[in-house]
């Protein structure tokens, strides 16, 4: 340095949940809280998955409307992969 990841050491981060905000929603957010994380750092670049305000179609009504389906430019990086960056130094 590059691989690798330990009953090692310094540190780090925060699942569910609960509470304010914020959003049509999926969710993000702050504060409490840990289930777990060697990258649970960080980038939608590629798939997957989630959600449908909008926009299409279709159903029902006289009509405003209600319901369904499909649809991402929205959301997930603690879904995987890809880029890029980083603590330590045991076998």
């Nucleotide at each position: 340095a590059c691989u690798c990841g330990a009953u090692a050491a310094u540190a780090g981060c925060a699942a569910a949940c609960c509470u304010g905000u914020u959003g049509a929603a999926a969710g993000a957010u702050a504060g409490g809280g840990a289930c777990g994380c060697a990258a649970a750092g960080c980038u939608c670049u590629g798939g997957g998955u989630c959600u449908a305000c909008g926009g299409c179609u279709g159903a029902u009504g006289c009509a405003a409307g209600u319901c369904a389906g499909c649809u991402a430019a929205g959301a997930u990086c603690g879904c995987c992969a890809a880029g890029c960056c980083g603590c330590c130094g045991a076998a």